RNA sequence: CAUCCGAAAAGGCAAACCCGGUGAAAACCGGCGACGCAAAGUCAUGGGUCUACCUCCACACUGUGGACAAGAAUGCCAGACCGCCGAA
Numbered sequence: 001c002a003u004c005c006g007a008a009a010a011g012g013c014a015a016a017c018c019c020g021g022u023g024a025a026a027a028c029c030g031g032c033g034a035c036g037c038a039a040a041g042u043c044a045u046g047g048g049u050c051u052a053c054c055u056c057c058a059c060a061c062u063g064u065g066g067a068c069a070a071g072a073a074u075g076c077c078a079g080a081c082c083g084c085c086g087a088a
Stems, first nucleotide, its partner, number of pairs: 005086002012037002018031005035075001041081003045078003049072002055067005
């Protein structure tokens, strides 16, 4: 110095609920808050998951049901990239 690992220290992020806003929805943004997190930093690349405006089909009469992601989510798992500290 690097990798593994995760004691200590300095810090960091911020779940749910609630309020306001965007969106068809999932969800997201801001505020409050703190469940937790050693990558709970970034990337939708793979798997899985969520939603279904549009589209298609069926029924029905203007709705209901089914299918569908190019939408969502990195705080589901994996992978990639970057990164604070330094005991055993």